[in-house]
Molecule: transfer RNA
Organism: Deltaproteobacteria bacterium
This record gives sequence, C1' cells and structure tokens, in this order.
RNA sequence: GGGAGUAUAGCUCAAUUGGUAGAGCAAUGGACUCUUAAUCCAUAGGUUGGGGGUUCGAUUCCCUCUACUCUCACCA
Repeated sequence: GGGAGUAUAGCUCAAUUGGUAGAGCAAUGGACUCUUAAUCCAUAGGUUGGGGGUUCGAUUCCCUCUACUCUCACCA
C1' cells in the first nucleotide's frame, strides 16, 4: 500500500423484511440473613464510533472519516 471484518448500556453480546433500542453480568435500592456471601424483587444506565446521503421513518441501505482485528503484497 491492496482486500475483508468489527464498532450498540460500565463489560460481553442480541435486535426478524427498514417500523416503540433489549438481555446477561456489573452498579444502586430493598427483601432474606446475627453479619457477609449467595438467592429473590425493583430501579437507573444509550448522541447505536464521527459526519453526510436515501427514506414518511435508519442499529439496519449508500458514501466518507476514525479506531481496532485478520489477510495479501512490499521492505529487511
């Protein structure tokens, strides 16, 4: 330098044909317990990597940029 892939809650990941953004763990509060842990209940937590486009409507389709991963080539 060429090609491919990934980016969504603090972490790991879902989201059907484009139609109200979710789960587990973690966090917070409560129940239980002599206390802690475990267990149970509840709550909070999101510019869906940035920008632009298409559309009545975009996590989803298109373009571009950024970061990371894989691969090929080059150099040595």